[in-house]
Context: one part of a larger RNA
């Protein structure tokens, strides 16, 4: 002194690891007394149809019916001359304006008779005294029933018209008119009762170890949980109510129970009866705590306090407030039971239950309205039912993958974290297999740990976005080693295994089949090991598969529509500023 390599510092280019890059106030989930689309046997309605009634709308007639009114007629227990409806009054009454009796016709029957017209017939007939609970159809007046007929009145069916309306032809500029067919029907209006997703407005609980399904832990009660006061959560744990009862209530008076022993009775278990021990080992309507013994239990007796008015207090409901309910204690008034003391505002205590506004009953006052009056109608005060169990009480079905705002990591699905039951791997104990023999191998119950690849649990970060499954590039790391190395044991002759210990330097492939991860197969090889890295890698690639929007089977919904059921088809942005990393190049 050249050069080349490194460090340092800038340049170029390259290329995607990181910046949970960058885009979009997450399209899944989930709440939100937000929405909108569809649906329907949701809820409330309109429109449209259907029926009815009134009105435009009138004449006449048959028939059938309600109601009232006049006249007529029916009415049969036995006894009675006999087919006595009921009551009063009554000694006459009816009869030449044709009695009684005969003859034909209708009706009507309890079959014996009654009515009723017509002729015939000429002067009587009926009551009243006898015999019946009651007296005459002798007569009269009311009135019950059965029927007929006339009248008025309303309504219903039908049938004829024609002049409303309504149509067809003709005549007319028209306004109308004429010939015909339908008609008081249709039609219109109104009123109303039905039907009515064709429309419309709306609703579509709450909790909740995401939400859904499931459950009720939505009102109440009991023990536990509750940490010795009182109070205290969980979709902890164990179990109950939603009534029943006139006595199983009030009060008085007697009595003592489960159960055992021992006797009497009998042939004999059991019941009964007698003695004696028996603090409660029974019984309390009913679930569990607590209580109860000359009772809170059992049996009688008499009764109705399961009272009426009114006040306080506790509890619901521990800061304060608070409704329903629930229960104590006092006054008044008027019973009840007891000799009295004195109990008694339902039931041994703690469960057993409900606002407003509506209905509706009651009681007794008060108001309004209509009305001559009787007497309807409507309200208010106080009490009772009739229910809201989502139990402090809207009137309430689904769907959305056509989907939409607002929100939430309050709360889900991926990946991460916690934990590890479950997985995956060792251990300790050694009953027991191994001809014997626990440990050459294998190892039951039971203990005990390690890892952090499975699966689940949990909701800690993330929903103003950390892209999801597999494959293809590619890199690297763990060892609980497949090969390949080096040991030991062996129920290791020896090939060959088989346990074990050291070893992560390198190696671990190619096909079928499926979107697949796994798996199976196929022929190779030394060996074809087993995991991690956001189940490594999509600002690398790819789009088969899940996971928008079409569509089709199946099932399933009445439907709209759904289904970890199948199918077929279905947009993968990004020009690299910074960190990295290769590679050139300069100083």
């Nucleotide at each position: 002194c050249c050069u080349g390599c490194a460090a340092c510092c800038c340049c170029c280019a390259a290329c995607a690891c990181c910046g949970a890059g960058a885009g979009a106030a997450g399209a899944c989930c989930c709440c939100g007394u937000a929405g909108a689309g569809u649906u329907u046997c949701a809820c409330u309605g309109u429109a449209g149809c259907c029926u009815g009634g009134c009105a435009c709308u009138g004449u006449c007639u048959u028939c059938c019916g309600g109601a009232c009114g006049u006249u007529c007629c029916c009415g049969c227990g036995u006894a009675g001359c006999g087919u006595a409806g009921g009551u009063a009054g009554g000694a006459g009454g009816c009869g030449u304006c044709g009695a009684a009796g005969c003859c034909a016709c209708c009706c009507u029957u309890u079959c014996g008779g009654g009515g009723g017209u017509g002729g015939u017939g000429g002067a009587g007939c009926c009551g009243a005294a006898a015999g019946u609970g009651a007296a005459a159809c002798a007569c009269u007046a009311c009135c019950c029933u059965c029927g007929a007929a006339c009248g008025u009145u309303c309504g219903g069916a039908g049938g004829a018209c024609u002049a409303a309306c309504c149509u067809u032809c003709c005549c007319u500029c028209a306004a109308g008119g004429g010939a015909g067919g339908g008609a008081a029907c249709a039609g219109u209006g109104u009123c109303a009762g039905g039907u009515g997703g064709a429309c419309a407005g709306u609703u579509c609980g709450g909790c909740u170890g995401g939400g859904g399904c499931g459950g009720c832990a939505c009102u109440c009660c009991c023990g536990c949980g509750a940490a010795a006061a009182g109070a205290u959560a969980a979709c902890a744990c164990g179990g109950g109510a939603g009534c029943c009862c006139a006595a199983a209530g009030g009060u008085c008076a007697g009595c003592u129970c489960a159960g055992g022993u021992g006797g009497u009775a009998c042939a004999g278990a059991a019941c009964g009866c007698c003695a004696c021990c028996g603090u409660a080992g029974a019984g309390u309507g009913c679930a569990a705590g607590g209580g109860c013994a000359a009772a809170a239990g059992c049996u009688g007796g008499c009764c109705u306090g399961a009272c009426g008015a009114g006040a306080u207090c506790c509890u619901u409901c521990a800061a304060c407030g608070c409704a329903c309910g629930g229960g104590a204690u006092c006054u008044c008034g008027g019973c009840g039971c007891g000799a009295a003391a004195g109990c008694g505002c339902g039931g041994c205590c703690u469960a057993g239950c409900g606002a407003a506004c509506g209905c509706u009953c009651a009681u007794g006052c008060c108001c309004c309205c209509a009305c001559a009056c009787g007497u309807g109608g409507g309200g208010g005060c106080u009490g009772g039912g009739c229910a809201u169990g989502u139990c402090a009480g809207a009137a309430a079905a689904a769907u959305u993958a056509c989907c939409u705002c607002g929100g939430g990591g309050a709360u889900a699905a991926c990946a991460g974290g916690g934990u590890c039951g479950u997985c995956g791997c060792g251990g300790g104990c050694g009953a027991g297999a191994g001809c014997u023999c626990c440990c050459a191998u294998c190892g039951a119950c039971c203990c005990c740990g390690c890892g952090g690849u499975u699966u689940g649990c949990u909701a800690c970060a993330u929903c103003g976005a950390u892209g999801u499954c597999g494959g293809c590039u590619c890199u690297u790391c763990c060892c609980a080693c497949c090969c390949u190395g080096g040991a030991g044991g062996u129920g290791c002759a020896g090939c060959u295994g088989c346990c074990u210990c050291c070893a992560a330097g390198g190696g671990u492939a190619g096909g079928g089949c499926u979107g697949c991860c796994c798996g199976c197969c196929c022929g190779u090889u030394a060996a074809a090991g087993g995991g991690g890295a956001a189940c490594g890698u999509g600002a690398g690639c790819u789009g088969g598969g899940u996971u928008u929007a079409g569509a089709c089977c199946g099932u399933c919904g009445c439907g709209a529509g759904a289904c970890a059921g199948g199918u077929c088809g279905g947009a993968c942005u990004c020009u690299a500023a910074g960190g990295g990393u290769u590679g050139g190049g300069g100083g």

Predicted 3D model of a 587-nucleotide part of an RNA (large-subunit ribosomal RNA, domain V) from Sulfuracidifex tepidarius. RNAcentral holds the full RNA, with entries from ENA. The source organism's lineage runs through Archaea, Thermoproteota, Thermoprotei, Sulfolobales and Sulfuracidifex. The prediction has a mean pLDDT of 80. Its Rfam family is "Archaeal large subunit ribosomal RNA".